[in-house]
RNA sequence: UACAGAAAAGAGCACACUAUUUCGAAAGAAUAGGUCGCAAAGCUAUAGGGGCUACCGCUUGUUUUUACGCAGGUUAUGCCAGCCAGUUACCUGU
Numbered sequence: 001u002a003c004a005g006a007a008a009a010g011a012g013c014a015c016a017c018u019a020u021u022u023c024g025a026a027a028g029a030a031u032a033g034g035u036c037g038c039a040a041a042g043c044u045a046u047a048g049g050g051g052c053u054a055c056c057g058c059u060u061g062u063u064u065u066u067a068c069g070c071a072g073g074u075u076a077u078g079c080c081a082g083c084c085a086g087u088u089a090c091c092u093g094u
Base pairs, nucleotide, nucleotide: 002094003093004092005091012038013037017033018032019031020030021029023028036082042087043086044085048084049083050080051079052078057074058073059072060071061070062069
């Protein structure tokens, strides 16, 4: 430096779910529990792919003089790194 993770050591993270929040329209986030799992479940979200959401905007229908309202469609500027990816790294082995 590259590849691998059977065994070992020391650590680390924390799904679902529960509670909370001067957070958020939502997706989601944070904190405290929890522990399904994880050899990168560390970090990176316009500037790789993929996924989630739709306040606002645009648009269709409906009602209406119009607007408001109601019902749908669409849209990231909002999110997801525990989907792939990129990048850095501990231990052991070859």